[in-house]
Context: one part of a larger RNA
RNA sequence: GCCAGGGAGUUUGUAGUUGUGGCGAGGCUAAGAAGUGUGUAGCUUUGUAGUCGUAGGGAAACCGAGUAGCACGUAGCAUUUUUUUGUGUGGUGUUCUGAUUGUAAAAUGUCGUAGUCACAGCUUUAAAACCCGAAGCCGGUCGAUCUAUCCGUGAGCAGGAUGAAAUCGCUCAUACGAGUGAUGGAGGUUCGACGAGUUGUUGUUCUGCAAAACACUCUCUUGACUUGCGGUUAGUGGUGAAAGGUUAAUCAAGAUCGGUGACAGCUGGUUCCUAUCGAAAUAGCUCCAAGGCUAGACUGAUUGGAGAUGGCUGGCAAGGUAGAGCACUGAUUGAGUGUUUAGGGUGGGAAACUACUCGGCAUUCUGUAAAACUCCAAACUUGCUAGCGUCGUAGAAGAUUGGAUUGAGGGGCGUGGGGUAAGCCUGUGUCCCGAGAGAGAAACAACUCAGACUUUGGUUAAGGUCCCUAAAUGCCGGAUUAGUUUAAGGGAGUCAAUAGCCCUAGACAGUGGGGAGGUGGGCUUAGAAGCAGCCAUCCUUUAACGAGUUCGUAACAGAUCACCCAUCGAGGUUAUUGGCAUCUAAAAUGGAUGGGGUUAAGUCGGCUACCGAUACCAAUGAACACACGUUUUCGUGUGGUUUUGUAGAUAGGCGUCCUGUUGGAUUUGAAGUUGGGGUGUGAGUUCCAGUGGAUCUUUCAGGAAUGUGGAUCCUGGU
Numbered sequence: 001g002c003c004a005g006g007g008a009g010u011u012u013g014u015a016g017u018u019g020u021g022g023c024g025a026g027g028c029u030a031a032g033a034a035g036u037g038u039g040u041a042g043c044u045u046u047g048u049a050g051u052c053g054u055a056g057g058g059a060a061a062c063c064g065a066g067u068a069g070c071a072c073g074u075a076g077c078a079u080u081u082u083u084u085u086g087u088g089u090g091g092u093g094u095u096c097u098g099a100u101u102g103u104a105a106a107a108u109g110u111c112g113u114a115g116u117c118a119c120a121g122c123u124u125u126a127a128a129a130c131c132c133g134a135a136g137c138c139g140g141u142c143g144a145u146c147u148a149u150c151c152g153u154g155a156g157c158a159g160g161a162u163g164a165a166a167u168c169g170c171u172c173a174u175a176c177g178a179g180u181g182a183u184g185g186a187g188g189u190u191c192g193a194c195g196a197g198u199u200g201u202u203g204u205u206c207u208g209c210a211a212a213a214c215a216c217u218c219u220c221u222u223g224a225c226u227u228g229c230g231g232u233u234a235g236u237g238g239u240g241a242a243a244g245g246u247u248a249a250u251c252a253a254g255a256u257c258g259g260u261g262a263c264a265g266c267u268g269g270u271u272c273c274u275a276u277c278g279a280a281a282u283a284g285c286u287c288c289a290a291g292g293c294u295a296g297a298c299u300g301a302u303u304g305g306a307g308a309u310g311g312c313u314g315g316c317a318a319g320g321u322a323g324a325g326c327a328c329u330g331a332u333u334g335a336g337u338g339u340u341u342a343g344g345g346u347g348g349g350a351a352a353c354u355a356c357u358c359g360g361c362a363u364u365c366u367g368u369a370a371a372a373c374u375c376c377a378a379a380c381u382u383g384c385u386a387g388c389g390u391c392g393u394a395g396a397a398g399a400u401u402g403g404a405u406u407g408a409g410g411g412g413c414g415u416g417g418g419g420u421a422a423g424c425c426u427g428u429g430u431c432c433c434g435a436g437a438g439a440g441a442a443a444c445a446a447c448u449c450a451g452a453c454u455u456u457g458g459u460u461a462a463g464g465u466c467c468c469u470a471a472a473u474g475c476c477g478g479a480u481u482a483g484u485u486u487a488a489g490g491g492a493g494u495c496a497a498u499a500g501c502c503c504u505a506g507a508c509a510g511u512g513g514g515g516a517g518g519u520g521g522g523c524u525u526a527g528a529a530g531c532a533g534c535c536a537u538c539c540u541u542u543a544a545c546g547a548g549u550u551c552g553u554a555a556c557a558g559a560u561c562a563c564c565c566a567u568c569g570a571g572g573u574u575a576u577u578g579g580c581a582u583c584u585a586a587a588a589u590g591g592a593u594g595g596g597g598u599u600a601a602g603u604c605g606g607c608u609a610c611c612g613a614u615a616c617c618a619a620u621g622a623a624c625a626c627a628c629g630u631u632u633u634c635g636u637g638u639g640g641u642u643u644u645g646u647a648g649a650u651a652g653g654c655g656u657c658c659u660g661u662u663g664g665a666u667u668u669g670a671a672g673u674u675g676g677g678g679u680g681u682g683a684g685u686u687c688c689a690g691u692g693g694a695u696c697u698u699u700c701a702g703g704a705a706u707g708u709g710g711a712u713c714c715u716g717g718u
Base pairs, nucleotide, nucleotide: 001718002717003716004715005714006713011127012126013125015123016122017121018120019119020118021117022116023115026052027051028050032046033045034044035043036042056063057062066096068095069094070093071092072091076087077086078085098111099110100109130269131268133266137259138258139257140256141255142254148233150231151230152229153228154227155226156225157223159191160190161189162187166183167182168181169180170179171178172177195220196219197218200216201215203214204213235251237247238246239245272653273652274651275650276649277648282295283294284293285292286291296406297405298403299402300401301400302399303398307391308390309389311388312387313386314385315384316383317382318381319380323376324374325373329370331368332367334365335364336363337362338361339360341359343358344357345356346355347354348353409433410432411431412430413429414428415427416426417425418424438449439448440447453621455619456618457617458616459615463611464610465609466596467595468594472608474607475606476605477604478603489583490582493580494579495578496577497576498575499574500573501572502571510567511566512565513564514563516540517539518538521535522534523533546561550559551558622643623642624639625638626637627636628635629634654707656704657703658702659701660700663697664696665695672691673690674689675688676687677686678685679684
């Protein structure tokens, strides 16, 4: 892992509510007692204590009440040929009035006749309370054969090294003493066995020899030494040369038994079917943020009795965003004008003053821009209202009440804030996922299409039609050459459009020729001659020819260009705009339009076919709701833009075991089991055959230790 068996909302009291039944202004007994009984089950009769209700209001003292009038009107009943009409319990509205509170008086609030008992369902609460799960807390005991300290009594320390004090001899010395040689044998001295320890190898081992070992290496070894035996100290306690160490492989509080089914807002699990509806991840408060309470959103029942409204259109209001603008606010380009403007600068003047100029301020024109600017101003949104549409007497809105769940959300698009940014954080509107299957996007919760009752046939959507792979190697017309991804920026890539200029009186490009004279212009300079630099830039001859476009020389020379002629013979050239390509262009295993492959099978515009879904259409059957008829089932009909669904609410069923009841089966073969055939939407059920060898079961009720795939589930097997 698999298989078999076991395995989780139970029971009692309390409170609420719903249903059914009994009695009803009352309802019910409790303990106990008596009788009965197959004598701890139960049944009958008692028992009136008590409890709930019959009156409320008020903190209390205390005070203490309407089946009132009118109107509307559902069901029902009656009436009506139909349409209607009448009555009308409950219900609604209104006017009075009453009880009480309160006040000076009021207002306001609450109230003015149906309960109660039993059983059952759901829920609450107290209990272990759906099941399993801590670490812990407290109490009583047991531990110092391990280990820590201490106490008592014993034991042990090979062999070397060093050589303190002290003593003696000798030498020196007046003396104290000094030196020297011996003797001596001190020391938490030294080397190193026994013994004790354990530094390093992060060696070996790591289902080990071993729940801490082995090897080599290393430390101490007369001491605060090592050690035998016996004893002491005990769990918020001991002991500790102190590491939170150690206290029997257990220690930031030992072990064991008990309190104990501790508590857990936390994790995991929680067992049959079908049908109807169907959420929330938000707000407020919270020692609150993994939880709760209230509201919101869901659901069932009751009530109610005629409207409701999400879609579209019109009207009337509200609004200051997009855009736009500069009229305000503040910012801001250039120009003009004005100005005694406490300004700066430069001139003139003896000074006063004056002229020019740079600024300042004001103003006119001009240019720019704003979330916290607005002379303007949408779309759009919201409210009210009218109409249309849709829903509604087969019961709308509303109201009351039982039961929840949720209170970690997430994504796309639009629009805000934060952030360099993010599959980022945080708002908001909407649609999705959550709780949504199917088709497409290779695969892909939320992107596109589309909301799945059953079965069958057809038609389409998104997306596609060369092969994988269903359907066009379809048609017409462009562009692309990159097998084409992204930016600023770049380029005689290429196609197209527009506008100008030149052109058969010959354009553009190429080729042949000319490209001169005054003059080496003047100045500068060592030189400056078209070509270092400065100034000027004329005249003449001409078809044309600059006081010179570039290279060159020391300076000249030389080459070249502008410009002109000839040749040639038809378009050329410039600018702007658009399309598609191109460069810019770097990531880690080899590599991806999904692959093959493709010049279209890529790309742009247009057209026609076809394929393609649980969508749409048609048919069949089922369910749901309602009506009618039968009266148990059932039948007939009607209806809907009906029938996806997690948490959850509600309804109806299937099966297991036991009891009562009722009717049966069975050795001519029960239960169980294996294989097979029917049947039901399903839980299931039924039949046949084999095996098996003795019990099983229908109906109607009742009662449950009642349904397994999960829980690192438990036990066993394998």